[in-house]
RNA sequence: UCCGGCGUGGCGCAGCGGUAGCGCGGGAUCCUGUUAAGAUCAAGGUCGCAGGUUCGAAUCCUGCCGCCGGAG
Numbered sequence: 001u002c003c004g005g006c007g008u009g010g011c012g013c014a015g016c017g018g019u020a021g022c023g024c025g026g027g028a029u030c031c032u033g034u035u036a037a038g039a040u041c042a043a044g045g046u047c048g049c050a051g052g053u054u055c056g057a058a059u060c061c062u063g064c065c066g067c068c069g070g071a072g
C1' cells in the first nucleotide's frame, strides 16, 4: 500500500429496508428462619463517525476511524 471480515445495552450475540430483541450480568419485589435456587417487574442502546439513496436505513452506497486476518 492492497484485499477480506467485524464494530448493535455492562458482557456475549441476533436482527439482511418498515417503530431494535435474546441470553448473561446489575436493580426492585415476592418466596425462605437465612443464603442459594426459583418467580415477577422495571431500567439500560443517538446501532463506531460523517454524508448519500429511499416515503422509510442497524440493514443499501461512499468516505473515514478502530480491531482481527491475509497479500506484497
Stems, first nucleotide, its partner, number of pairs: 001071007010024004018055001027041004048064005